This is a predicted structure of a 689-nucleotide part of an RNA (large-subunit ribosomal RNA, domain II) from Synergistetes bacterium ADurb.Bin155.
Its Rfam family is "Bacterial large subunit ribosomal RNA". Gene Ontology terms of the family: ribosome and structural constituent of ribosome.
Its mean pLDDT, the model's own confidence on a scale to 100, is 85.

[in-house]
Context: one part of a larger RNA
RNA sequence: GCCGGCGAGUUAUGGUGUGUGGCGAGGUUAAGGGCUUUGAGGUCCGGAGCCGAAGGGAAACCGAGUCUGAAUAGGGCGACAAGUCGCAUGCUAUAGACCCGAAGCCGUACGAUCUAUCCAUGGCCAGGUUGAAGUCCGGGUAAAACCGGAUGGAGGACCGAACCAGGGACUGUUGCAAAAGUCUUGGAUGAGCUGUGGAUAGGAGUGAAAAGCUAAUCGAGUACGGUGAUAGCUGGUUCUCCCCGAAAUGCAUUGAGGUGCAGCCUCAGGCGAGGAACGUGACGGAGGUAGAGCUACUGGAUGGACGAGGGGGAGAGUGCUCCUACCGACUUCAACCAAACUCCGAAUGCCGUUACGGGAUACCUGGGAGUGAGACGGCGAGUGAGAAGAUCCGUCGUCGAGAGGGAAAGAACCCAGACCGCCAGCUAAGGUCCCGAAGCGCAGGCUAAGUGUGGUAAGGAUGUGGGGACGCCCAGACAGCCAGGAGGUUGGCUUAGAAGCAGCCACCCUUGAAAGAGUGCGUAAUAGCUCACUGGUCGAGCGUCGCUGCGCCGAAAAUGUAGGGGGCUAAGCCUGCCGCCGAAGCUGCGGACUUCGCGCAAAUUGCGCGGAUUGGUAGGGGAGCGUUCCAUGCGGGGAGAAGUCGGGACGUGAGUUCUGGUGGACUGCAUGGAAGUGAGUAUGUCGGC
Numbered sequence: 001g002c003c004g005g006c007g008a009g010u011u012a013u014g015g016u017g018u019g020u021g022g023c024g025a026g027g028u029u030a031a032g033g034g035c036u037u038u039g040a041g042g043u044c045c046g047g048a049g050c051c052g053a054a055g056g057g058a059a060a061c062c063g064a065g066u067c068u069g070a071a072u073a074g075g076g077c078g079a080c081a082a083g084u085c086g087c088a089u090g091c092u093a094u095a096g097a098c099c100c101g102a103a104g105c106c107g108u109a110c111g112a113u114c115u116a117u118c119c120a121u122g123g124c125c126a127g128g129u130u131g132a133a134g135u136c137c138g139g140g141u142a143a144a145a146c147c148g149g150a151u152g153g154a155g156g157a158c159c160g161a162a163c164c165a166g167g168g169a170c171u172g173u174u175g176c177a178a179a180a181g182u183c184u185u186g187g188a189u190g191a192g193c194u195g196u197g198g199a200u201a202g203g204a205g206u207g208a209a210a211a212g213c214u215a216a217u218c219g220a221g222u223a224c225g226g227u228g229a230u231a232g233c234u235g236g237u238u239c240u241c242c243c244c245g246a247a248a249u250g251c252a253u254u255g256a257g258g259u260g261c262a263g264c265c266u267c268a269g270g271c272g273a274g275g276a277a278c279g280u281g282a283c284g285g286a287g288g289u290a291g292a293g294c295u296a297c298u299g300g301a302u303g304g305a306c307g308a309g310g311g312g313g314a315g316a317g318u319g320c321u322c323c324u325a326c327c328g329a330c331u332u333c334a335a336c337c338a339a340a341c342u343c344c345g346a347a348u349g350c351c352g353u354u355a356c357g358g359g360a361u362a363c364c365u366g367g368g369a370g371u372g373a374g375a376c377g378g379c380g381a382g383u384g385a386g387a388a389g390a391u392c393c394g395u396c397g398u399c400g401a402g403a404g405g406g407a408a409a410g411a412a413c414c415c416a417g418a419c420c421g422c423c424a425g426c427u428a429a430g431g432u433c434c435c436g437a438a439g440c441g442c443a444g445g446c447u448a449a450g451u452g453u454g455g456u457a458a459g460g461a462u463g464u465g466g467g468g469a470c471g472c473c474c475a476g477a478c479a480g481c482c483a484g485g486a487g488g489u490u491g492g493c494u495u496a497g498a499a500g501c502a503g504c505c506a507c508c509c510u511u512g513a514a515a516g517a518g519u520g521c522g523u524a525a526u527a528g529c530u531c532a533c534u535g536g537u538c539g540a541g542c543g544u545c546g547c548u549g550c551g552c553c554g555a556a557a558a559u560g561u562a563g564g565g566g567g568c569u570a571a572g573c574c575u576g577c578c579g580c581c582g583a584a585g586c587u588g589c590g591g592a593c594u595u596c597g598c599g600c601a602a603a604u605u606g607c608g609c610g611g612a613u614u615g616g617u618a619g620g621g622g623a624g625c626g627u628u629c630c631a632u633g634c635g636g637g638g639a640g641a642a643g644u645c646g647g648g649a650c651g652u653g654a655g656u657u658c659u660g661g662u663g664g665a666c667u668g669c670a671u672g673g674a675a676g677u678g679a680g681u682a683u684g685u686c687g688g689c
Stems, first nucleotide, its partner, number of pairs: 001689006011095013026051003032045005055062002065077004098236002101233001105226006116200009125190001127159003130155001134151006163187003167184005202218001204214003239624006249262005263371002265368006278357008291344001292342002298338003302334004309327002311324005374399007382391002404415003419591004424587003430581003433566003439578001441577006452568002459553002463550004468545005480537005486510003491505003516531001520529002592614001594612008625678001627675010643662008
């Protein structure tokens, strides 16, 4: 892991509902007892007690009333509704209370054959090295000290086996081994190692102290018991069909992943059909949001005018005058800003009345819940950075608890709400060249960028389509080409120079078709080239600026192109039009359930017709199937029971039944009753493989 067996809302008592039965202003016995008996069985006693039939008050007490009160007032609680005892069942309380699961707490025992320390008594330490004190001899001294040699044999001394240890590396890691092996390393006469016997223990021991060790267990041993500790936590909780169907909010909480009350779901009863909820219209209301406005307030804030006052300067010299391109109140002009501004002020929404629609979805009382982690999307706000698949509110939707079609794929987006069947039809979103169902459809434009077929800015540009304004133009525009572009004059100033062209000032006059006291290049300054301007040539449009459609650049991401792909010049984009495809939507045909209405039959059910319904998690309600045992009745069985394997049939399903084989002795149906009553999941449990 698989298969098989086992495996989780029980029982008692009290309470409170519902169903049903008995009796009924009453209902009922408990312990116990009599009789009977196969039976913890039956039946009869037993009225103690309990509940109800009256309440109010703290009580005295009064009583359909009573309490408060001065009250014959008002108000509170009552009266004007029948209970009680069984059985069944929902929920609840107390009990282990659906099952499994702690770490723990306490008690009593058992442990020092492991290990820690200690006590008693024994044992062990190859070999080698060093050579302390002391002693002796010699030297030396006044004597010592001291020096040398010898002797001696000290040491938590040295090297190194046994022995003890375990620092390093590798191997081992379902091992040889629940701590080892190999190589290496430390101690090895000592605070040494070790045998045997003994002592100390659970908040206790022992500890050269690591909370180490106390039998592979230690921040409190082990065994058993209290014990089914407790677990607001995790996991699991077993047959079927039918109806309805949530919540992830508010308030509170030693509260935040729990709980109480409310909200939302369900079931029953009642009210309601003389028409509730809800919808639409009309009418009447409350309100201060969006917007807007502000000389209508409170504040903010820009520029101008005016300019009190102030700063600075000058003159005067006792408080005066003048100047100032500085600051600047008030007033005023113009243009603005505000969630905590408002002279104003919607749309929606909300409340009420009413008409119409609507048809029980409303409301009341009671039984049972679950939920109280929500998520994303649109719109309106806050927080944030006008970030977040962020966060927090409001409002609507979807998912949650929703399948189907579309968006390549994709809870939350678009379309659309799946009772069952059909090899029938119509549509929605979205599509219609191929993958791939249906148009390489029609008409008219645009794009040339593979733009596009999903998406991206400021800014830039003779891309190109549409439309507009202004100006020039056959008296010849625009571009090109040919020619002119002069004179006073080198204007004046400045300057070394300044001659159109460093700079400052002025910017005139003449000739003329036209020509600036000069547009740029250039020179040291001149010169030179050129432009404006004019004529000629040419011969028809040219120039400038807004608006707008589609394109271009701007444009960088990690495996490999990247619209889902192929590919496409439309099969791209825009406008209009006609088809078609396309879903579990709608329709058709057949069938089923639920519920309402009507009719018929009938006693609570059946039949027929008609309308509507039938996605569903938590959860509520209803109806059933099956297993074991019991009672009563009726059956089957060696001419073959149960079980089991194969095949067929029936039922919406749980399941039932027929038949053949196997099997070899029990077993079924009906009506009731009682439960150790249904298995795939609990790292379940036992067994097998």